[in-house]
The RNA shown here (transfer RNA) has 72 nucleotides and comes from an Opitutaceae bacterium. Its Rfam family is "tRNA". Gene Ontology term of the family: triplet codon-amino acid adaptor activity. The family's RNA type in Rfam is transfer RNA. Its mean pLDDT, the model's own confidence on a scale to 100, is 80.
RNA sequence: GUCCCCAUAGUUUAAUGGAUAGAACCGUGGUUUCCUAAACCAUUAAUCCGAGUUCGAUUCUCGGUGGGGGCA
Numbered sequence: 001g002u003c004c005c006c007a008u009a010g011u012u013u014a015a016u017g018g019a020u021a022g023a024a025c026c027g028u029g030g031u032u033u034c035c036u037a038a039a040c041c042a043u044u045a046a047u048c049c050g051a052g053u054u055c056g057a058u059u060c061u062c063g064g065u066g067g068g069g070g071c072a
Stems, first nucleotide, its partner, number of pairs: 001071007010025004018055001027043005048064005
């Protein structure tokens, strides 16, 4: 330089163009315990940025940013 893939919660991730974006771990609060841990209950938190298509975009298209890989 060129081509391909990826980007969703603090972390790991689900979601065939249509319900309030779902779950696990973590965190917080509670029950229990002499205390801690474990267990159980409740709970906070997310679609990388911009534009386009569409009645409707996490999803499709284009550009950008960041990460990874192949070739040179």